Source information
This is a predicted structure of a 1444-nucleotide RNA (small-subunit ribosomal RNA) from an uncultured Bacillota bacterium. RNAcentral holds the sequence, with entries from ENA and SILVA. The coordinates come from a structure-prediction model, not an experiment, and the mean pLDDT is 82.
RNA sequence: GCUUAACACAUGCAAGUCGAACGGAGUUUUGUCAUCGACUGGAAGUAGCUUGCUACAGAAAGAAGGAGAUAAAACUUAGUGGCGGACGGGUGAGUAACGCGUGGGUAACCUGCCCUAUACAGGGGGAUAACAGUUAGAAAUGACUGCUAAAACCGCAUAAUAUUGCUUUGCCGCAUGACAGAGCAAUCAAAUAUUUAUAGGUAUAGGAUGGGCCCGCGUCUGAUUAGCUAGUUGGUAGGGUAAAGGCCUACCAAGGCAACGAUCAGUAGCCGUACUGAGAGGUAGAACGGCCACAUUGGGACUGAGACACGGCCCAAACUCCUACGGGAGGCAGCAGUGGGGAAUAUUGCGCAAUGGAGGGAACUCUGACGCAGUGACGCCGCGUAUAGGAAGAAGGUUUUCGGAUUGUAAACUAUUUUAGUCAGGGAAGAAAAAGACGGUACCUGAAGAAUAAGCUCCGGCUAACUACGUGCCAGCAGCCGCGGUAAUACGUAGGGAGCAAGCGUUAUCCGGAAUUAUUGGGUGUAAAGGGUGCGUAGACGGGAAUAUAAGUUAGUUGUGAAAUCCCUCGGCUUAACCGAGGAACUGCAACUAAAACUGUAUUUCUUGAGUGCAGGAGAGGAAAGUGGAAUUCCUAGUGUAGCGGUGAAAUGCGUAGAUAUUAGGAGGAACACCAGUGGCGAAGGCGACUUUCUGGACUGUAACUGACGUUGAGGCACGAAAGUGUGGGGAGCAAACAGGAUUAGAUACCCUGGUAGUCCACACUGUAAACGAUGGAUACUAGGUGUAGGGGAUUAUAUAUCUCCUGUGCCGAAAGCUAACGCAAUAAGUAUCCCACCUGGGGAGUACGACCGCAAGGUUGAAACUCAAAGGAAUUGACGGGGGCCCGCACAAGCAGUGGAGUAUGUGGUUUAAUUCGAAGCAACGCGAAGAACCUUACCAGGGCUUGACAUAUAGAUGAAUAUUUGGGAAACCAAGUAGCUCUUCGGAGCAUCUAUACAGGUGGUGCAUGGUUGUCGUCAGCUCGUGUCGUGAGAUGUUGGGUUAAGUCCCGCAACGAGCGCAACCCCUGUGAUUAGUUACCAGCACGUAAUGGUGGGGACUCUAGUCAGACUGCCGGUGAUAAAUCGGAGGAAGGUGGGGACGACGUCAAAUCAUCAUGCCCUAUAUGUCCUGGGCAACACACGUACUACAAUGGUCGUAACAAAGAGAGACGAAACAGCGAUGUGGAGUAAAACUCAAAAAGCGACCUCAGUUCGGAUUGAAGGCUGAAAUUCGCCUUCAUGAAGUCGGAAUUGCUAGUAAUGGUAGGUCAGCAUACUACCGUGAAUACGUUCCCGGGCCUUGUACACACCGCCCGUCACACCAUGAGAGUUGGAAGUACCCGAAGCCUGUGAGCUAACGAAAGAGGCAGCAGUCGAAGGUAAAGUCAAUGAUUGGGGUG
Repeated sequence: GCUUAACACAUGCAAGUCGAACGGAGUUUUGUCAUCGACUGGAAGUAGCUUGCUACAGAAAGAAGGAGAUAAAACUUAGUGGCGGACGGGUGAGUAACGCGUGGGUAACCUGCCCUAUACAGGGGGAUAACAGUUAGAAAUGACUGCUAAAACCGCAUAAUAUUGCUUUGCCGCAUGACAGAGCAAUCAAAUAUUUAUAGGUAUAGGAUGGGCCCGCGUCUGAUUAGCUAGUUGGUAGGGUAAAGGCCUACCAAGGCAACGAUCAGUAGCCGUACUGAGAGGUAGAACGGCCACAUUGGGACUGAGACACGGCCCAAACUCCUACGGGAGGCAGCAGUGGGGAAUAUUGCGCAAUGGAGGGAACUCUGACGCAGUGACGCCGCGUAUAGGAAGAAGGUUUUCGGAUUGUAAACUAUUUUAGUCAGGGAAGAAAAAGACGGUACCUGAAGAAUAAGCUCCGGCUAACUACGUGCCAGCAGCCGCGGUAAUACGUAGGGAGCAAGCGUUAUCCGGAAUUAUUGGGUGUAAAGGGUGCGUAGACGGGAAUAUAAGUUAGUUGUGAAAUCCCUCGGCUUAACCGAGGAACUGCAACUAAAACUGUAUUUCUUGAGUGCAGGAGAGGAAAGUGGAAUUCCUAGUGUAGCGGUGAAAUGCGUAGAUAUUAGGAGGAACACCAGUGGCGAAGGCGACUUUCUGGACUGUAACUGACGUUGAGGCACGAAAGUGUGGGGAGCAAACAGGAUUAGAUACCCUGGUAGUCCACACUGUAAACGAUGGAUACUAGGUGUAGGGGAUUAUAUAUCUCCUGUGCCGAAAGCUAACGCAAUAAGUAUCCCACCUGGGGAGUACGACCGCAAGGUUGAAACUCAAAGGAAUUGACGGGGGCCCGCACAAGCAGUGGAGUAUGUGGUUUAAUUCGAAGCAACGCGAAGAACCUUACCAGGGCUUGACAUAUAGAUGAAUAUUUGGGAAACCAAGUAGCUCUUCGGAGCAUCUAUACAGGUGGUGCAUGGUUGUCGUCAGCUCGUGUCGUGAGAUGUUGGGUUAAGUCCCGCAACGAGCGCAACCCCUGUGAUUAGUUACCAGCACGUAAUGGUGGGGACUCUAGUCAGACUGCCGGUGAUAAAUCGGAGGAAGGUGGGGACGACGUCAAAUCAUCAUGCCCUAUAUGUCCUGGGCAACACACGUACUACAAUGGUCGUAACAAAGAGAGACGAAACAGCGAUGUGGAGUAAAACUCAAAAAGCGACCUCAGUUCGGAUUGAAGGCUGAAAUUCGCCUUCAUGAAGUCGGAAUUGCUAGUAAUGGUAGGUCAGCAUACUACCGUGAAUACGUUCCCGGGCCUUGUACACACCGCCCGUCACACCAUGAGAGUUGGAAGUACCCGAAGCCUGUGAGCUAACGAAAGAGGCAGCAGUCGAAGGUAAAGUCAAUGAUUGGGGUG
């Protein structure tokens, strides 16, 4: 321990008791009386005889017992009567109320039983139940007749300190009035029982207890509820009640409540207390205790001390049950229990032993109150599930880097113990004598045995605790952030760990954290938030002095604040929970006393706040009337001719019917150039030509007057831009809508030509704006500096000027202070006070509904469902911008040569294929990996083979070689067969090889998004950072920005920075000049020799050259500019001049850039194949597209001829000379050379002749024939030569590339790769230009600055419609239902009123009194009818919203 259905209830129990009130009835016992009587008894008698024996018969008397009468005692109890059924027990439906809480009042009241006190109890009467008889009914229940008792009922007597009336005295009270006393009159009592002990009865007074009524204060939400009220508010009179009162009635008056929230609607029993919180508070009202309300729903009274009565009555309604259909019965929200509802809540138990209650004199009876037990880990508390030792750190599990680690002293094992539990024995208190449900319970003792006893959640962070496997954005987790897409500490499982523990976790709710409703204790410039502005009502707040008062305030005392609870201290259960005692506390309310500072109130007073007066000047302040000129447009007339107009460019439009232009005259409307100014005025909106009239306010000066008259201001009233609306005017220009022309993919736009409302005036409405300073008003205080407008003062010479005061209007300011920062800063966003308005996450939404306002448009007020985890502010760093500034780069421009067109080569895409292996993809893939695919390469395909393997290591065993070679099959690999054939040794064996077995090898298989390494790119761009300091709450900033300068973050100067690092530059290499050293293989001037000729030879060391070391160049010098700097310009000298030229060198980082196919490598996959070997094929295909090149299109050329000048390289399986052969490729040859020596090797463009502009003496593709070379091999698929063939192509569309000087262009040469194959690549030298005004534009980059809603960073972000799905919601012809109220009809029971000719025992002589029935009436529940409103549900269709 039914939080839900105050839903319905079977069955049993929950309120009876008293025989000491009464009459009966009955039972038992005893006695008496009469009667019957089994049986006991044996007299008189009869018969037989053995004469005293046997048999039959049975009187008196006694007698258990039966039935009856009577007396006594005890007991039971249907009825009359008394007390109690108003307590105890249950529930929380209703109730927002004097219901509850708290404190008072009752001079407006009652109180049975109880206590105290006083007094009394005399004498009568008539009935009636029970009972008996008759009778109705199924029953429930009656009807009639007759009899009877009482402490039942009724008169009479007596009686007061009782009650009522009248008269009167004293005293008290705020008032009505109260209290005390005196006198007179009237009225009212009683009950007995008996065992003589008691128990009752009546009246009065007092007490106690319990209640009734009234009042102050407190007590939920909604204003999208603002007006409510007719018995309503008050009075008078009466009635009624225990009692005041409109409680009720009649009459009179018109009041009463409400913004301090009436009325209405919703919700709710209230409190002590409970939970939470530091507190203030917030939430709740289970259990326990106090109060209230209710008892199926509604109404009503009776009885009684007390009820309008849970287990009483009457009526109505619904439901259930019985019925013979006529009529009756019932009320678990008492205890158990049942059904139902629900996520969910117990036994149809024991006992009156205790406590308490009713009755009784008592014994006692009754008591589902209560005491106990049962059930539920629902909560709190305590305890157990062992304790100590125990390392081979067992086995098993998990993991592993394979060594181990961990589970883990954990277990086993050894020893010890027995709390709980079990079994056995004893055994309470609870009751002052008896009586114990609990209960053989608590507790005590003994026995056995580690025995009978551990789970749940979690392990990504918050938050204590980590690994493995599985899974692969799936399955799933999740409180928030978020995990999961193949290495998940986040899912699932396991091992391990953490936490709590007979519990643990989840869910729901409440408080806290939340200063996130802020009284304590918040805000409103930009985050949500200042009303558009003023005037002003209520309210709130308010200057100096004095006196009084005591409402607030403060202090003290008293009463109360129930108990329980909380707290403290003790005590009792073994401890605790729990319980008991004492204390404190209950912060509150009331009363009394005191104080008088402050607030309030009252009175008096003051002048500084405020206002008035007087004197001045300033002003687009407002309203009305009038006047003016410039300009636009239109009309008329003149001049004049072909265009005008418009735009980026045009067209529509206007114009030969004369425009535009120009001149003159006229008409009309609107607006007022210059002055003009962060100047002026106004409350704000707003106000701008001039004049006049009327009028508001501010300011300065003065100090005459009033004397706090003030501030703010919910409602209210007024004003209130533009647009818009109504009526009537007006209409020049401009111009929504609209039309046309353009632009465009479209263009309902931007541009152009037109053009209507409107713009203007009068009157009326609307009432909103980014109505902004996004900053409410008032007052006071708090550094400075500098303008400007108005007025005043001082000084001066009057003026300019200077100083100064007040009022406005601006700027600067990190002065302080404030602020999240930005910023504000005497015109505050500072420091304070007062008042008002407003805010409380974003969206939904300023929407819906309702109300009010409006002619309408619309405005004001103003939600919810649902949905998201953000939305937002300020600032920071980047990135970006069809933003800005500065600067650079072959970036553009200026040039030169190209590409894009042709043919070919080569790469790519695509297609094809058995395969056309793979990679690279904008720049930064595409003559790239590949510095060279016929086989090999080779990774691909077809076919044929092998399986410890083609290759590595290890172990064990066997064999002895290895190797060479022959034959056969085969395309080869391979298969089969054969021959020859080991080394070293310490004699143990070792090496090497083959075979077998096992571990394993192997993989160009996947993942470059798991990686290392390497590389590309921005970019050789000038940047990228750090330490310390400083600034900032911080992210960060500063330095690194600024002024100059540079190729440069190069340098100088300045500076809250000072330094430093990686980058730049320099150091390194090549090249350009010179010196010096050295002098062969290079060189040869002079000397000598020699040759046909040649540095050929001697020699030389001069020159060239080679290659070492130095020198030189540093803005060093001069001048100009600049800041006297850095630097720059010019010049001199110099081979070279401002980094001389070139190279190597690539910061922090970006692109998940490239590469697993160079290599390495994690994981995955494969293991008779994705490994490996071989033959052949393919990588070379070919409608096509693209990139990069070569060759050309020709005369700056081609062909032929001629003959000079290079550099840098290479060479031994190599370069290969001379000579010879061949037209030639080439062959023969083989000198020389491992090279400054020999060879390749001839350099070519050049120069001369011819060709004469044509598809050519250009161009060379393609094809045929014949050859050569390499190589096992040249068909697929090589290169070269000769002859022949002779395609396209006549300088290339859009577009696009490179290059700034020894460069472009052009010419040849060499090398690597390589057997062979070069239009490619890498180098070399020869010839050798043009142009750059310049930085507007294109591209890329650097620095500074600016904007940003971007941060995956513009290839970003993001808006709306449409389509689909789902969700909640508004409207909707309507429909259905609920609750509360209003009006009327009907009107039960019942109280009251009237009547009462009917009936009637008590009193009365009688008349009659009194009573009752009956009837009528007022009120009156349920019910019915009607209309309106309200709240829900639902509804075809429809509107927007949200999510995906």